[in-house]
Background:
Predicted 3D model of a 76-nucleotide RNA (c-di-GMP-I riboswitch aptamer) from a Pseudomonadota bacterium. Its mean pLDDT, the model's own confidence on a scale to 100, is 89.
RNA sequence: CAUAGAUAAAGCUAAACCCAUCGAGAGGUGGGGACGGAAAGCCACGGAACUUAUCAAAGUUAGCCGGGUUGCCUGA
Numbered sequence: 001c002a003u004a005g006a007u008a009a010a011g012c013u014a015a016a017c018c019c020a021u022c023g024a025g026a027g028g029u030g031g032g033g034a035c036g037g038a039a040a041g042c043c044a045c046g047g048a049a050c051u052u053a054u055c056a057a058a059g060u061u062a063g064c065c066g067g068g069u070u071g072c073c074u075g076a
Stems, first nucleotide, its partner, number of pairs: 003075003012037002017032006035063001041069003045066003048061005
């Protein structure tokens, strides 16, 4: 540097739901909570789904899939 995620170790994160709050909405943010995750870190580039609107678009979801990029540990 590449690669695998068995075995450990240190940790990290946080679904549904509840409360508050922002948004027209899908949804977002903070707190609680834990279904899970070896990138469930980040990016809207390509699909997909969803929301609003109505002839022409905008937005949301990275924990939908692919892709890009960065990273901890160990080496069956």
Taxonomically the source falls in Pseudomonadota (Bacteria, Pseudomonadati).